[in-house]
The RNA shown here (THF (Tetrahydrofolate) riboswitch aptamer) has 94 nucleotides.
RNA sequence: AAUAGAGUAGCAAAGACGCGUAAAGUGUUGCAGAAUGGGAUGUCGUUUGCAAACGAAAGGCGUGUGCCUGCGGUGUCUUUGCGCGUCCGCUAUU
Numbered sequence: 001a002a003u004a005g006a007g008u009a010g011c012a013a014a015g016a017c018g019c020g021u022a023a024a025g026u027g028u029u030g031c032a033g034a035a036u037g038g039g040a041u042g043u044c045g046u047u048u049g050c051a052a053a054c055g056a057a058a059g060g061c062g063u064g065u066g067c068c069u070g071c072g073g074u075g076u077c078u079u080u081g082c083g084c085g086u087c088c089g090c091u092a093u094u
Base pairs, nucleotide, nucleotide: 001094002093003092004091005090010082011081012080013079014078015077016076017075018074019072020071021070028052029051030050031049032048033047034046038088039087040086041085042084058069059068060067061066
């Protein structure tokens, strides 16, 4: 120097354990923030707080407010797969 590759935030599926079903959570909109390959920059995406509107699937056994089967665009963890534009860096080969 050339070629190839790895790695973020996070996303999907499966499994396990929970939470709710006495409605929290999820989703939507607005405002203000945050973290985002090792570095710089930037996009997309993610996420936190507040406010607003909307809004649900229960059934059975029991009477220990418990258990079972469901349901929720439900939470966490594990596994697998996917996962940075440019420049530099890193790894391998020449």
The coordinates come from a structure-prediction model, not an experiment, and the mean pLDDT is 82. Its Rfam family is "THF (Tetrahydrofolate) riboswitch aptamer". Rfam describes the family as follows. Tetrahydrofolate (THF) riboswitch was first reported for Ames et al. as an RNA motif in 5' untranslated (5'-UTR)regions of folate transport and biosynthesis genes in Firmicutes genomes.